[in-house]
RNA sequence: CACGGAUCCAGAGUUUGAUUAUGGCUCAGGAUGAACGCUAGCUACAGGCUUAACACAUGCAAGUCGAGGGGCAGCAUGACGAGUGCUUGCACUUGUUGAUGGCGACCGGCGCACGGGUGCGUAACGCGUAUCCAACCUGCCGUGUACUCCGGGACAGCCCUCUGAAAGGAGGAUUAAUACCGGAUGUGGUUGCGACGAGACAUCUUGUUGCAAUUAAAGAUUCAUCGGUACACCGAUGGGGAUGCGUACGAUUAGCUAGUCGGCGGGGUAACGGCCCACCGAGGCGACGAUCGUUAGGGGUUCUGAGAGGAAGGUCCCCCACAUAGGAACUGAGACACGGUCCUAACUCCUACGGGAGGCAGCAGUGAGGAAUAUUGGUCAAUGGGCGAGAGCCUGAACCAGCCAAGUAGCGUGAAGGAUGACUGCCCUAUGGGUUGUAAACUUCUUUUAUGGGGGAAUAAAGUGUGCCACGCGUGGCAUUUUGUAUGUACCCCAUGAAUAAGCAUCGGCUAAUUCCGUGCCAGCAGCCGCGGUAAUACGGAAGAUGCGAGCGUUAUCCGGAUUUAUUGGGUUUAAAGGGAGCGUAGGCGGAUGCUUAAGUCUGCGGUUAAAUGUCAGCGCCCAACGCUGGCAUGCCGUGGAAACUGGGUGUCUUGAAUGUGCACAAGGAAGGUGGAAUUCGUGGUGUAGCGGUGAAAUGCUUAGAUAUCACGAAGAACCCCGAUUGCGAAGGCAGCCUUCUGGGGCAUGAUUGACGCUGAGGCUCGAAAGCGCGGGUAUCAAACAGGAUUAGAUACCCUGGUAGUCCGCGCCGUAAACGAUGAGUGCCCGCUUUCGGCCGAUUAAGGUCGGAGGCCAAGCGAAAGCAUUAAGCACUCCACCUGGGGAGUACGCCGGCAACGGUGAAACUCAAAGGAAUUGACGGGGGCCCGCACAAGCGGAGGAACAUGUGGUUUAAUUCGAUGAUACGCGAGGAACCUUACCCGGGCUUGAACUGCACAGGACGGAAGAGAGAGACCUCUUCCUUCUUCGGACCUGUGCGGAGGUGCUGCAUGGUUGUCGUCAGCUCGUGCCGUGAGGUGUCGGCUUAAGUGCCAUAACGAGCGCAACCCCUGCCGCCAGUUGCCAUCAGGUGAUGCUGGGCACUCUGGCGGGACUGCCAUCGCAAGAUGCGAGGAAGGUGGGGAUGACGUCAAAUCAGCACGGCCCCUACGUCCGGGGCUACACACGUGUUACAAUGGGGGGCACAGAGGGCAGCUGCACGGCGACGUGCGGCGAAUCCCGAAAUCCCUUCUCAGUUCGGACUGGAGUCUGCAACCCGACUCCACGAAGCUGGAUUCGCUAGUAAUCGCGCAUCAGCCAUGGCGCGGUGAAUACGUUCCCGGGCCUUGUACACACCGCCCGUCAAGCCAUGAAAGCCGGGGGUGCCUGAAGACUGGGGUCAAACCGGUCUAGGGUAAAACUGGUGAUUGGGGCUAAGUCGUAACAAGGUAGCCGUAAGCUUCAC
Repeated sequence: CACGGAUCCAGAGUUUGAUUAUGGCUCAGGAUGAACGCUAGCUACAGGCUUAACACAUGCAAGUCGAGGGGCAGCAUGACGAGUGCUUGCACUUGUUGAUGGCGACCGGCGCACGGGUGCGUAACGCGUAUCCAACCUGCCGUGUACUCCGGGACAGCCCUCUGAAAGGAGGAUUAAUACCGGAUGUGGUUGCGACGAGACAUCUUGUUGCAAUUAAAGAUUCAUCGGUACACCGAUGGGGAUGCGUACGAUUAGCUAGUCGGCGGGGUAACGGCCCACCGAGGCGACGAUCGUUAGGGGUUCUGAGAGGAAGGUCCCCCACAUAGGAACUGAGACACGGUCCUAACUCCUACGGGAGGCAGCAGUGAGGAAUAUUGGUCAAUGGGCGAGAGCCUGAACCAGCCAAGUAGCGUGAAGGAUGACUGCCCUAUGGGUUGUAAACUUCUUUUAUGGGGGAAUAAAGUGUGCCACGCGUGGCAUUUUGUAUGUACCCCAUGAAUAAGCAUCGGCUAAUUCCGUGCCAGCAGCCGCGGUAAUACGGAAGAUGCGAGCGUUAUCCGGAUUUAUUGGGUUUAAAGGGAGCGUAGGCGGAUGCUUAAGUCUGCGGUUAAAUGUCAGCGCCCAACGCUGGCAUGCCGUGGAAACUGGGUGUCUUGAAUGUGCACAAGGAAGGUGGAAUUCGUGGUGUAGCGGUGAAAUGCUUAGAUAUCACGAAGAACCCCGAUUGCGAAGGCAGCCUUCUGGGGCAUGAUUGACGCUGAGGCUCGAAAGCGCGGGUAUCAAACAGGAUUAGAUACCCUGGUAGUCCGCGCCGUAAACGAUGAGUGCCCGCUUUCGGCCGAUUAAGGUCGGAGGCCAAGCGAAAGCAUUAAGCACUCCACCUGGGGAGUACGCCGGCAACGGUGAAACUCAAAGGAAUUGACGGGGGCCCGCACAAGCGGAGGAACAUGUGGUUUAAUUCGAUGAUACGCGAGGAACCUUACCCGGGCUUGAACUGCACAGGACGGAAGAGAGAGACCUCUUCCUUCUUCGGACCUGUGCGGAGGUGCUGCAUGGUUGUCGUCAGCUCGUGCCGUGAGGUGUCGGCUUAAGUGCCAUAACGAGCGCAACCCCUGCCGCCAGUUGCCAUCAGGUGAUGCUGGGCACUCUGGCGGGACUGCCAUCGCAAGAUGCGAGGAAGGUGGGGAUGACGUCAAAUCAGCACGGCCCCUACGUCCGGGGCUACACACGUGUUACAAUGGGGGGCACAGAGGGCAGCUGCACGGCGACGUGCGGCGAAUCCCGAAAUCCCUUCUCAGUUCGGACUGGAGUCUGCAACCCGACUCCACGAAGCUGGAUUCGCUAGUAAUCGCGCAUCAGCCAUGGCGCGGUGAAUACGUUCCCGGGCCUUGUACACACCGCCCGUCAAGCCAUGAAAGCCGGGGGUGCCUGAAGACUGGGGUCAAACCGGUCUAGGGUAAAACUGGUGAUUGGGGCUAAGUCGUAACAAGGUAGCCGUAAGCUUCAC
C1' cells in the first nucleotide's frame, strides 16, 4: 500500500437584558434477588429472607452389610404335637422347634471429613495467577511382586441381681467373629554400622551390595468368586506446605517490634519452619506507607460503557471460613468434625429438686424483625452418592409438582367489508358544525385461546431376571421378561360459538400528545427550569390525544451521559488553581561517539488461562427465550531469536556545566567614620498684638512678650538636586559622602576538568510592615487617648494636642493584593524601536556582537481582554496546586510560638447557582461638547385678604362615579332648581320605559271631559267620540313563549381615542465588512446647523420612519371677477347718509399667480456654512403663526362617550314617579376674579376695531320706569337689518385717609326666565360698607406685536351661579453679560457588583421562628491492649506406683475477677458561631471619584456581657 474480516463515540434544560467561555445542578438510556400503586387471559424457561450468624414447636435430611459374627424379640414358611370345623385331607386356633426366608437390638467392617446450608470472622499466602516441594501424606480404585502358618484370652449381646423420677448406671455368670492378642516366616519395609559407583554447586539424591535388630495376615460362600497382609523414587485421585506478582479506604494513624530478627543444638510434625524450648548475638519492619483505625469473604463472572474504565459479587461453578459463643482434643487414610465427644458461657425445655436434655447458617414450617421473599407436597423413574457379591436398602442431594407478573421470551383478547360519516349521549363550538368514529349497528369469515368429547408419546441410552450362542479365561452378542414420579401431562383430532379475555401513565419546555369546566399564591403540582393572586394547555374533574401494553407508573440503588479526577482525555495572568524566595537530600529526567550486555522493548514457539458465562458458525425444542456441538479471547510462566531505542558495564570527546587569566560595572550586603540643609528645643537680641488653623470656625499658643526675625548652642531622624521607561539583588528589598571586609553577574580569552547537569517531596536558610521580650534612644510623625468642630447622631472623615511605636543592639514572630495575581530549567520560532553594561569598529553621530531593562507589532495562542524571543507561541524535564457557591481557611486533633497567632485542615447543613471576559443600555455628589424662558438679566404674577370654582378631608339617608407627582385638582362638565342623575328615602310595574320574532284573542285601541283615593306615577269608576285598507294586510291593546334591560365588576382581558417624555433629533433596515458570539460598523471623527441640517474624512455603500419641504392663516405685488361691498369720475336727490342711476378705478371680497434662493457684494473657511446696524426688497437667512408628534416609555387615562371578551343581577343591580342629594362645612390645597389705589377713583364730553351670532331669534325707533325691564310700530333667515367697544384723549373733582380706595356680607324693594326660584337662579335699585395699605419660606408665566393691559364675540343654554373655556381685535414694553450653578434633554467617552435599570443594588448588629453543628461540669456505653489474681476440659510432663490406667503434682490456656491508662461513640444544664425564613429595628460599609478611592497583612480601640 492492497485485500479480507470484525467493531464503532448523538445530546438537552438551567446563571444573563442578550453573549461567550468556565462551572455545578437536573433530564432523556440501560440494569436489578427489588418494593409500592392501579390493573391482570394463557404458555415455556429461569428466579424467590438483600433485614435478626434472631429464637425455634413438629416431621423428615446417613446409613448399609446375615456372602464377618453370636444369636433370634417381632413377621413369614416348614416340621412335630394338641384342639376345633368337618367334605378324611383341607381350613382355622394353639404349643414346641433357628430347621428355612429373613431380621429389631448387639459385636464387627465400610461410610458418617461427601453431598446440603450460611457469609459471622478474615485486609490474610484468605483468594487469583504463575512457579516450586531433592521438605510431604493419600482409605476406596488401577498395575506389579511376594504371601495368607500355628495358637490364645476376652468384651458386648442374651441371662441373673442391684440402683435412679428420668437420662441412665453398677455388679455377677456365660459366649462368637473378617473384634483383640502371642508365636513363626520376611519377598519386602524401617533403623543402625559398613563397602563400591553415578548425579546440575550444596544441605544432599540415587544404584548395587554385606552384617545386625525389628516388623504381616482372616476368613466367608450358593464353589462362580469375594476378601486379608507386606512392598513399589508405581499410577490415579484427593490433600498439606513454600514463594513471586496482583488484591479497600484513612497520614487529622509515623514510628512499630522481646520469640521480636538471626544463629547453634534439641523437641514436635506426614513434612519445612521460633512451630515450641535452652543458650548466644542485636537485630527485623517502615514514607515504594510499617503500626493502628474503619470497612469487607475472594475469584470465575454480572451490570454499564465506543473503549479505557466505573460499580457489584444474589442465582450457577471453584476456593476459603463458620455450624448458639469460646476453648480442646479423641477416632480415623482424611476432622480438631453442621445432624460426634469433653469443658466453660448464655438461652430454652423436663424434673420426684437429687439431676438431666437441646442446638434448622439441611428440607418444609413457626414466631420475631422488616417495604419485602414461597409448600410442614410427590418420587427415588432418571442423574449422582453410601453400603452390599448381588437383588436391594438409604438419600428434603436430585428430579418433579404447588405458590408469587418477581424477570425474559412467545401467543391471544378477533379478521374483512361497512357512511346519510346514522340516531342518542358525553365534550367543544363562530350554532354553520366538529369530535368520539369504520368505531357501532349490519353482512361475510376464522377458531389460536376457552369449554366439552376422543386419541396419546419420547424421557429406558441402560440395568435386573431367564434362556441360548461365541471363544483358552471371562467378557461379549442374541432372544425374551420386567422397571415411569412427573402423567393420561406434552402433543394430535372432533364439536360449540366472537363466543371467555385491556389496562396504566402522560399531554408548559426538556418530551410524543390540548381543549372545556371548577378553583383563585387557596387547594395543590414539581426530575430541573418553574406553575397557582378570576379567562391556569402546569392544580382537580371531564372530553379528546400521545406512549407503552398483560402490563404500566413511582421509589430505591449502580453505570452512562460526566473529557465533572482527564492513562486514553482537563487545567492553574483575570473563571477554582504557581509554594513569599533560595540552597539542597531522596526521587524523577538527562550531551556526543565506540564496544559490550540483554533488564525494559519487539518477535516465533510451548505450557497454562477449569466448566459454565461472552462471542462466532451450526443444530434441537412449531418460533423465541432456553438448550446442545465446535471454534476464539488481551493475563502469567518457560524457551529460541533481534539489538534500533531506554537501562547496566567499559573507553573516548567537548559543545552543557565548572575553573583559571584579564577588563570594566552597579542605591548588592556588613561594619566603622563623616557632612550640610531642614525640624524641634534651649539661651540671648530686635520687635508688638496677635499667631495658628479651617469650607467656615473653635479648641490651642500669646502682654509672664507669642508668631515673625537675627545669632549661638543641643538632639535625634531622614538624605533635596542628580533621578531616569535607570541600576543591583533569589525574593523581601537597596539611595548623602568616605574607608575596610564581602557576595555577584557581564564581557573578552579559549588555558584546565571532562557530563561533574536540570528539577527537587521531606529538610535547612532568608523573609516588608505591624507585633512581642530585654536594654538603649526619642527630633519629627503618630494607632490609642483628650479636646474643638461637623452632624439627626459622629465612638469617623477636618482641626489642636498627644503615648506606644517609628530609630539602635540582641532575640522571637513568619505573615501581605509577599503581584508580572504569570514556578524553575533547556532548545526552537518574523520584525521595528528606546535604553543600561562590556567588546570589535568608527569617531561630530555609522555599524556589528554578547548580556540585561522597556515600548510597538507578524505568525501562533487565547473565552475574550490580551500575550507575543523577558510568551500566555512550538516542544521536553521536574516540582507545586485546582475540581460548584456558602458553611470555612472555620471546628476538632496534631506540630510550632512568650503571646498575638501561624501551619496542616474537615463534616453536618444549605443554595441552583457563585464567578470570568466582553456587549447593549441605564445610572454617577465621573469627564468633554451642545441645546431649551433651564439659570442669569428683566416685566408681571401666585403664596397674605375677600369672593368664585375644583379637590382632599369630614359630615350625611345620599352628599353618584371617574381623574391623583411632573402628565389629577375652572379636569370628564361647552350650563346639576325639576329633568339631567348614574346617589338617597318613599310609592308603583314585571315581556317590562325603549326595540324585536312567533302564536292566540280583540278592535272601547286611543282621545276628550269628569269623579274617588292620592304627592304623583298609578288604580278604579262614569259619560261622549271612535280604527285604517289598494282587502294582501297594516296599526294598536291584552295573554303566552323566545329575546330584553343593567352608568353592575374587570382600562391588569381589549378596540378606539388621549396625555407625557417632545416638535426632543432621534429610531431603524438591505447588502457588504469586522467579531466565535451578543453585537459593532454605517449613525464614529473634524467643521457646521434649529435639525442624523449639510460638507469633508471614512469598510462602508445605499435606503426607510422622523427633520425640512409640500398644506392652511397672515405680511407685499400682479391678473381675473364685481353684490348685499366700494364711490375716483358723470348724473339725480335728501335734514342727513352710496340714498338712487351709473361705474368697478381704489378699498375690500375670493380665486389664480409672482416673490426669498445666502441669489448678489465684502471678510473668514477646502467645503458646508458663518459674519456684516452691507445692498436691494413689503419681507433676509426657518419672515410670523397653525396643522403635522418617528421607534418607543409610563400594565399612564378612559368598560361612565362608544364598541367589545369574560363574570354577575333577572317581581331587581331592570324600569316609572314624588321629594331630597350632587350646592353640606372645625379644616387643608390647587386654579382664578376683585382689590389694597393718584400711571388711580368718580363725573362730563369726544374717537377708533376685529371676529362672530341671530326667527321659540337678534332687535331699531317711540313711549313708560332711577333701573333690571315693560308696551307699541318696524327691519333682518342677513358683506343688505340688529348686536352702544373699552382702555385712550379732553375738561373737572378727590389729595394719601382704611379714604369719593375696596367691594364682601347683610337688610329692604323689585325685574326676568321657568309647571315651580324654600333648600338652590341671574339681574336691578336703595341702604349697610368686612378683610385688605403689595403679601414668609417658596414658586409660576413670558424673548415682540410677545409680556402687561383694555374691552368685544361665541358654544352650552328656558334661565343661570361664566370671574371658567374657546376666539377677536385695541394700546403696547423691559431684558438676555453669559452657560459657573438648578431642572430637562442630545452626542462622545469613562467606571459599574445596576438591567423592575440609583425610587437600583446591598452590608452588619439586634429582635422572632426553625435546622444542623462545635465547646462544656459531668453521665452512659463500645472494641482493643497492658499488669496482677484465679483457672475448667484437654495435651505435654514429674513423682510414687502400675501390665496399662485411675490417682497426686507442674506448665500452658478458654473463661472469670481486679487495676491504671489510652482510643472511640452517645447524651448533657449552659454556651459559641453558622445556615435558612414576602413585607420587624438601627444605621448606610461596599458597587459611580458610592460622596473619606478600594483592597491585603498587622495592631489598637469603641460598644455589650462577666469577673